[in-house]
Context: one part of a larger RNA
RNA sequence: GGACGAACGCUGGCGGCGUGCCUAACACAUGCAAGUCGUGCGAGAAAGCCCCUUCGGGGGUGAGUACAGCGGCGGACGGGUGAGUAACACGUGAGCGAUCUACCCGACAGUGGGGGAUAACCCAGGGAAACCUGAGCUAACACCGCAUGUUGCGCCGGCUUGGAAGCCGAGCGUUAAAGCGGGCCUCUCUUUGAAGCUCGUGCUGUCGGAUGGGCUCGCGGCCUAUCAGCUUGUUGGUGGGGUAACGGCCUACCAAGGCGAUGACGGGUAGCUGGCGUGAGAGCGCGACCAGUCACACUGGGACUGAGACACGGCCCAGACUCCUACGGGAGGCAGCAGUGGGGAAUAUUGCGCAAUGGGCGAAAGCCUGACGCAGCGACGCCGCGUGGGGGAGGAAGGCCUCAGGGUUGUAAACCCCUGUCAGGUGGGACGAACCCCGGAUCGAGUAAUACACGGUCCGACUGACGGUACCACCACAGGAAGCUCCGGCUAACUCCGUGCCAGCAGCCGCGGUAAUACGGAGGGAGCUAGCGUUGUUC
Numbered sequence: 001g002g003a004c005g006a007a008c009g010c011u012g013g014c015g016g017c018g019u020g021c022c023u024a025a026c027a028c029a030u031g032c033a034a035g036u037c038g039u040g041c042g043a044g045a046a047a048g049c050c051c052c053u054u055c056g057g058g059g060g061u062g063a064g065u066a067c068a069g070c071g072g073c074g075g076a077c078g079g080g081u082g083a084g085u086a087a088c089a090c091g092u093g094a095g096c097g098a099u100c101u102a103c104c105c106g107a108c109a110g111u112g113g114g115g116g117a118u119a120a121c122c123c124a125g126g127g128a129a130a131c132c133u134g135a136g137c138u139a140a141c142a143c144c145g146c147a148u149g150u151u152g153c154g155c156c157g158g159c160u161u162g163g164a165a166g167c168c169g170a171g172c173g174u175u176a177a178a179g180c181g182g183g184c185c186u187c188u189c190u191u192u193g194a195a196g197c198u199c200g201u202g203c204u205g206u207c208g209g210a211u212g213g214g215c216u217c218g219c220g221g222c223c224u225a226u227c228a229g230c231u232u233g234u235u236g237g238u239g240g241g242g243u244a245a246c247g248g249c250c251u252a253c254c255a256a257g258g259c260g261a262u263g264a265c266g267g268g269u270a271g272c273u274g275g276c277g278u279g280a281g282a283g284c285g286c287g288a289c290c291a292g293u294c295a296c297a298c299u300g301g302g303a304c305u306g307a308g309a310c311a312c313g314g315c316c317c318a319g320a321c322u323c324c325u326a327c328g329g330g331a332g333g334c335a336g337c338a339g340u341g342g343g344g345a346a347u348a349u350u351g352c353g354c355a356a357u358g359g360g361c362g363a364a365a366g367c368c369u370g371a372c373g374c375a376g377c378g379a380c381g382c383c384g385c386g387u388g389g390g391g392g393a394g395g396a397a398g399g400c401c402u403c404a405g406g407g408u409u410g411u412a413a414a415c416c417c418c419u420g421u422c423a424g425g426u427g428g429g430a431c432g433a434a435c436c437c438c439g440g441a442u443c444g445a446g447u448a449a450u451a452c453a454c455g456g457u458c459c460g461a462c463u464g465a466c467g468g469u470a471c472c473a474c475c476a477c478a479g480g481a482a483g484c485u486c487c488g489g490c491u492a493a494c495u496c497c498g499u500g501c502c503a504g505c506a507g508c509c510g511c512g513g514u515a516a517u518a519c520g521g522a523g524g525g526a527g528c529u530a531g532c533g534u535u536g537u538u539c
Base pairs, nucleotide, nucleotide: 001539002538003537004536006535007534008533009532010531013385014384015383016382017381018380019378020377021343026341027340028339030338031337032336035073036072037071040070041069048061049060050059051058052057080296081295082294090220091219092218093217094216095215096214099213100212104209105208106207107206108205109204110203111202112146114144115143121136123134124133125132126131152174153173154172155171156169157168158167159166179201180200181199182198183197184196188194189193222268223267224266229259230258231257234256235255236254237253238252239251240250241249271293272292273291274290275286276285277284278283298319299318300317301316302315321332322331323330324329349375351374352373353372357371358369359368360367361366388418389417390416391415398409399408400407401406422480424475425474426473427472428471432466438460439459440458441457442456443455444454483528484527485526486525487524488509489508490507494523495522496521497520498519504511505510
C1' cells in the first nucleotide's frame, strides 16, 4: 500500500447494485415452508335461500359441492448447515468383459377371460387423550390366479474374445397387462343406442436412446518422529450367502500373510473444488456470497416402502431434554422462512406475491411452492450524485498572531447576477407479458366421416407482487444536506496560551523536570471526504 461476511469511536444528504450469526451443529413460543389428481374408485353432508305443513316435520336448491377414505404420482427434488470426515470425501484423467436408471424419446408386439377381499360407511365396545378392538356391507388403474407370449431369464450348441461381453441357431422350461375420456352410425343388431367404429390418454413386455447415479483405478492437495513399528477379517485361497453390480461386503474352512523411513500406525487440525485476496511473478493466505460435489438433520442404532432413501418437515428402538395427563399413558425435534431466549465485539422483517423464472400433481382449468421474484432494516461494501455556479477589495466586522508598522483567516463572507441535480409539491405513467386457456380464420395427419379430439401458422382477448415505483413534464426555493483524522522525524502540514517527568502522548525512534511545532486548548494549515480514524486478520 491492497483486501475484509468485519467490529468499535466520531459524523451522516440521496440513489443503484450487492451483502448481512464468522460465536452455542445452544434451546426453541407462534405462523407458514409438499402437495396434487373426481378424465382411477366407492360413498357423501350442513348452514343459508325457496316452497309445503297436521307445526312433529317434509320437499327443492345449495351439490355430486365441502370434509374424509381407497388408489396413483410426488414427498430421495428444491431449501439449510459444516458437526463429522485426512477418506477414492474432493479435483482431474481413465475403466466397468462387474452395473442400475421412475417420469421423457424412438422401434416392435400385446392389452383375452375370471376371482376373492378391504378402507370409507353402519353397529357395538374400550380410552382423559393419542388412538384402538370386534361384527356387517361395498368399489377400483388396489390385490390374486388362468390364458397368450418375444429379442427377456435358466439350460444347450457354434462363432468371436485374454476372460463370464457380443453375435447366431433351434429345442425345452419359465415370466405380463387396466382401464378412463371424447365423438360417430360406415359395417352387425337396433327404440334411444351399444358389445361396433374412431380419436386421445393410460397399461404390459422387449430392444435402443437420453438423463441421472453406483463401483474400481492412476495422479494431486495440511501439520507432527517429543507418534516407529502397525494388523487377526488382518493378507490371500476354496465353498456358500448377499447386492443392480465386483469385492474379506458377510460366513465356514485352509494357508500365513499384508503395510512401513518414498513415513505405516498414532496424535492434532480441516468439508473438498471452480475460485477469492495479495503479489511483477514465483509464491503465500483463504474457501463468506455464487456454482459443482460430499456429509449431516436433537444424540446413537436400525430397517421398511420405493426406480431411487437407510429418508431434515416418514417409521421403529434406546438416550438426554421439553410439554400434556384423569398417573394408566401419550406428544415433540427451525443446521427450511420469519421470529424468541441465550452466547457474543457483532450480523436484518413473526413483510408482499405466485405477475415472472423454475419445480410437483393434473387432459386441462387450476392448486401447491418462505424455491424464487420483490419490498423492509443496517454507510457493511462497491459505484454514482449532491451540499451550488459566476462576479465581488473600502481586502468589512470578528478571531488569531505581531517587532504595534502590520500579517493572516480571505474572494472566504456580505452584496449583485444565474442555475435547479437531489430532497419537497402537482400531474401523467411504464418495460418486465408472453405463454397457458378462450374466441375466430386457415392448413395438415388420421378416419367411414365435412364429427370429436390433435398438431402447425395468423389475428383478437385475458393476466403485474414490485407500484402509482422507475421514468417524464411542470411549480417553488440557495433554500433542507460536512465531517473526520493529522501537523517532532519517518510523513504532507506551525504559531500562541495552559501545564511543569504532573496531567498526559506514543506505530517505531521517543516527547513532558518553566518559553513543549511531540501533552491539553485556540488560531492557522495538511490529507481524505458521506465518510474519517482505530482495532483485528491476511498478502